[in-house]
RNA sequence: CGAUAAAGGCAAACCCGCCGUGAGGCGGGGACGCAAAGCCAGAGGUCUCCGCUUCAUGCAGUGAGAUAGCUCGGCCGCCGA
Repeated sequence: CGAUAAAGGCAAACCCGCCGUGAGGCGGGGACGCAAAGCCAGAGGUCUCCGCUUCAUGCAGUGAGAUAGCUCGGCCGCCGA
């Protein structure tokens, strides 16, 4: 750096069960896709909760969380035209 290669791997949406106020997470089924769709919340983005509000929504923050399959970054890793 990334193949019409080889061996494999992971698993979106959706469904079922459980946990959480929620974003979402875990397990099972299932495959949209993925050369790191392996791990990490450091920076940004997006989302949730708390406060205010015109209570649909929008606003605010030295707050608390979620998202690694949003971007950057860090660490480890199979193969070699």
About this RNA: RNAcentral holds the sequence, with entries from MGnify. Predicted 3D model of an 81-nucleotide RNA (c-di-GMP-I-GGC riboswitch aptamer) from a soil metagenome. Model confidence (mean pLDDT): 86 of 100.